Predicted 3D model of a 144-nucleotide RNA (Guanidine-I riboswitch aptamer) from Nodosilinea nodulosa PCC 7104. It was read from a public genome assembly, where an Rfam model found it. The coordinates come from a structure-prediction model, not an experiment, and the mean pLDDT is 79.

[in-house]
């Protein structure tokens, strides 16, 4: 750069850190009550179990795309075949020929079933968010 079905998307999980909700801790106030007590537009703690949030390329699940396939009447669409099997309908020189629609077949396409959607060792640093991460730089550097 090319090639390859190896793509997207929700849910969640592993980890993640404090913006809010809780929680502790303290500082000021309350009080018939003086506490394992109540308020607070004060302050700090994420080495606070937790709510809320963020979350994997190489973690899970489901949907959707995508491949290949196969049933050949399972079901449908298109285009043919039969030259007449069967029904309508028009023309007849009574020999027939022409529309449509059904049967019976071929081919092609869809649906529906049915398998597949491969492999994967990975820094330092940055970066967004409140912050941080297996999030993004990144299936990078680099290794085998």
């Nucleotide at each position: 750069a090319c090639u390859c079905a190896g793509g997207g998307u929700u849910u969640c999980u592993a980890g993640g850190g404090u913006u809010c909700c809780g929680g502790c801790u303290u500082g000021c106030c309350g009080c018939c009550g003086c506490g394992u007590c109540g308020g607070u537009u004060g302050a700090g703690c994420g080495c606070c179990u937790g709510g809320u949030c963020c979350g994997a390329g190489a973690g899970a699940a489901a949907c959707c795309g995508c491949c290949a396939g196969c049933g050949u009447u399972u079901u449908g669409u298109u285009g043919g075949g039969c030259c007449u099997g069967c029904a309508u309908g028009g023309c007849u020189u009574u020999g027939g020929c022409c529309u449509u629609g059904u049967c019976c077949u071929c081919u092609a396409c869809a649906a529906c079933c049915u398998g597949g959607u491969a492999c994967a060792c990975g820094g330092c640093g940055g970066g967004a968010u409140a912050a941080a991460a297996g999030c993004c730089c990144g299936g990078g550097a680099g290794g085998a």